[in-house]
RNA sequence: GUUUCUAUAGUGUAGUGGUUAGCACCCUGGACUUUGAAUCCAGUAACCAGGGUUCGAAUCCCUGUAGGAACU
Numbered sequence: 001g002u003u004u005c006u007a008u009a010g011u012g013u014a015g016u017g018g019u020u021a022g023c024a025c026c027c028u029g030g031a032c033u034u035u036g037a038a039u040c041c042a043g044u045a046a047c048c049a050g051g052g053u054u055c056g057a058a059u060c061c062c063u064g065u066a067g068g069a070a071c072u
Base pairs, nucleotide, nucleotide: 001071002070003069004068005067006066007065010025011024012023013022018055027043028042029041030040031039048064049063050062051061052060
């Protein structure tokens, strides 16, 4: 330099153009308990940046950023 893959709560991970963006851990509050742990219930918190297509984009396209892989 070329090609290719990935980017979603604090962490990990789903999401085939119309979902309230789901799940688990973490965190917060409550129940239970003499206290704690465990368990149960509830809650907060996210789509890498910009542009395009579309009635509608996390999802499709382009560029960039960051990271990985292959070739040279």